[in-house]
This is a predicted structure of a 77-nucleotide RNA (transfer RNA) from Methylobacterium sp. The coordinates come from a structure-prediction model, not an experiment, and the mean pLDDT is 80. The RNAcentral record of the sequence draws on ENA. Its Rfam family is "tRNA". Gene Ontology term of the family: triplet codon-amino acid adaptor activity. The same sequence occurs in records of 2 taxa.
RNA sequence: AGGGGAGUAGCUCAGUUGGUUAGAGUGGCGGUCUCCAAAACCGUAGGUCGUGGGUUCGAAUCCCUCCUCCCCUGCCA
Repeated sequence: AGGGGAGUAGCUCAGUUGGUUAGAGUGGCGGUCUCCAAAACCGUAGGUCGUGGGUUCGAAUCCCUCCUCCCCUGCCA
């Protein structure tokens, strides 16, 4: 320098031929149960979908810029 992949809740991830409210597990908090705790079960909060633009009636999803991480190829030493 070129190519490819990833970035969504505290954590691990789903969600793509654009569509009605953005989800699961785990963790947090509260409750039931228990002598207490764990487990189990119920409820609840938590998100500018990496940044900034664009297209569209409508964008996590399409296009462009930039940032971070990973992989491959090449160059110099």